[in-house]
RNA sequence: AGAGAUAAGCGUGUGAUCGCGGGUGUGAAUUCACUCGAGGAAAGUCCGGACUCCACAGGGCGGGGUGCUGGGUAAUUCCCAGUGGGGCAACCCAAGGAAAGUGCCACAGAAAAUAUACCGCCCCUUUAAGGGGUAAGGGUGAAAAGGUGAGGUAAGAGCUCACCAGUAUCGCCGGUGACGGCGAUAGCUGGUAAACCCCAUCCGGAGAAAGACCAAAUAGCAGAGGAGAAGUUGCCCGCUUCGUUUGACUCUUGGGUAGGUUGCUGAAGAAUCCCGGUAACGGAGAUUCGAAGAUAAAUGAUCACAUCCAAUCUUAUGAAAGAUAGGAACAGAAUCCGGCUUAUAGCUAUACUCUACCA
Numbered sequence: 001a002g003a004g005a006u007a008a009g010c011g012u013g014u015g016a017u018c019g020c021g022g023g024u025g026u027g028a029a030u031u032c033a034c035u036c037g038a039g040g041a042a043a044g045u046c047c048g049g050a051c052u053c054c055a056c057a058g059g060g061c062g063g064g065g066u067g068c069u070g071g072g073u074a075a076u077u078c079c080c081a082g083u084g085g086g087g088c089a090a091c092c093c094a095a096g097g098a099a100a101g102u103g104c105c106a107c108a109g110a111a112a113a114u115a116u117a118c119c120g121c122c123c124c125u126u127u128a129a130g131g132g133g134u135a136a137g138g139g140u141g142a143a144a145a146g147g148u149g150a151g152g153u154a155a156g157a158g159c160u161c162a163c164c165a166g167u168a169u170c171g172c173c174g175g176u177g178a179c180g181g182c183g184a185u186a187g188c189u190g191g192u193a194a195a196c197c198c199c200a201u202c203c204g205g206a207g208a209a210a211g212a213c214c215a216a217a218u219a220g221c222a223g224a225g226g227a228g229a230a231g232u233u234g235c236c237c238g239c240u241u242c243g244u245u246u247g248a249c250u251c252u253u254g255g256g257u258a259g260g261u262u263g264c265u266g267a268a269g270a271a272u273c274c275c276g277g278u279a280a281c282g283g284a285g286a287u288u289c290g291a292a293g294a295u296a297a298a299u300g301a302u303c304a305c306a307u308c309c310a311a312u313c314u315u316a317u318g319a320a321a322g323a324u325a326g327g328a329a330c331a332g333a334a335u336c337c338g339g340c341u342u343a344u345a346g347c348u349a350u351a352c353u354c355u356a357c358c359a
Base pairs, nucleotide, nucleotide: 001355002354003353004352008348009347010346012306013305014304015303016302017301018300020037021036022035023034024033025032039330043341044340046339047338048337049336050335051207052206053205054204063203064202065201066200067199068082069081070080071079072078083095084093085092086091096198097197101196102195103192104191105190118138119137120134121133122132123131124130125129146164147163148162149161150160151159165189166188167186168185169184170183171182172181173180174179211262212261213260214259222252223251224250225249228242229241230240231239232238269289270288271287272286273285274283275282276281307328308327309326311324312323313322314321315320
C1' cells in the first nucleotide's frame, strides 16, 4: 500500500436562566426551598421467562416450534466448549434423514436419472442409406453416471483387476458423546428436505388495555315510606301540569359507567475481592453502589465556557500555532427481566489476518 476478517467499550461535559413530570418539607393549597428525571440500543416485538387472569378426565388425528455432541441457565430460536464442514489465514457455518416414498432440476444439450445415441467409433446388410452395439473421444451445462492405469473386446463399458477418493455394513482401538484412527467386506457412487415428506423431541389461551380495590351524575332494578308534588319572583288565594295501588314524590341498599387508587418498580439487582470450572457460569461472605415511573403521557429551550471532528484562511514552514463560520450520530421509556436482530457520526485504533514493497 492492497485485500480481507471480526468482537468489545465510550458515545459530549460543566455552569446560568426560563420551563415541564415525580418526591420531600408546613394540616392543606398557592408560592418557595431541596432533590430525582431515558438508552446502548429505551427500537423491531423475533425468542424465552417472572407475574396475573381464564381453561384443564384420558387417548388419538391434525397443527406449530426445534434439529451435530456435551455443558450452562428460571428459560430459550440464547450462551460456552467441542465435533464435522468451508477458508492460505484472521475467521465463518439454521449442521438430522436423499440407501422409506413422491416430486423438481430453468436455458443449453443426444441424455438431468428404470439412463440416453447428435457427431464420432465398431459390426452387419445394402451401397451411401438402414439395422444393431458402444459413454472410451467431441460438444452442452451450475451439475453428465467416481478418477488413473492395466486386462478385456468387433469397438467399448466397474465388464474384470490394482491403486486412489467417497459411501454402506461389520470388527478392534480412543473419546461421556458428536466423532476420529486402523482393518475387513460390498462395484455400492448426481443434486435438492428455508420441496412435500420421514424420524426424534417439545408445545393450553390471553396479556399491564393482565388483574385487584374505591366509586359521582343520569337512567333503570330491588327494598321501605307514601298522597300529594312541581310551576306561577317572597307569603296567601286562585290557576296550570303531574300523580293517588297502572304509585307522583322522599329515603335506603347493591351492581355497574365516568373518574380515582393500586399493580409500579430494589430486580432470576450490579461492581470488586475470594473459591470451583478450559469457558459459559456457579458458590459463600465482606465492602461499595443501587432514587424516571409519567397516562395522552414530563425528561425541553436559550446562552456561556470547555472537548472532539473535518473545512477554509493567516502565521511559521520542522513539528505546529492561531482565527473564522460550521458539525457532534442512531434514537427516545410506558409491568419487569434474560437474549437475539436491526440503526449508529466520531473515538479507543496502527485490535487482528494474508499478500507485495521498503528499512
Bacterial RNase P class A from a Candidatus Latescibacterota bacterium, 359 nucleotides, folded computationally. Taxonomically the source falls in Candidatus Latescibacterota (Bacteria, Pseudomonadati). The coordinates come from a structure-prediction model, not an experiment, and the mean pLDDT is 75. Its Rfam family is "Bacterial RNase P class A". By type it is a ribozyme.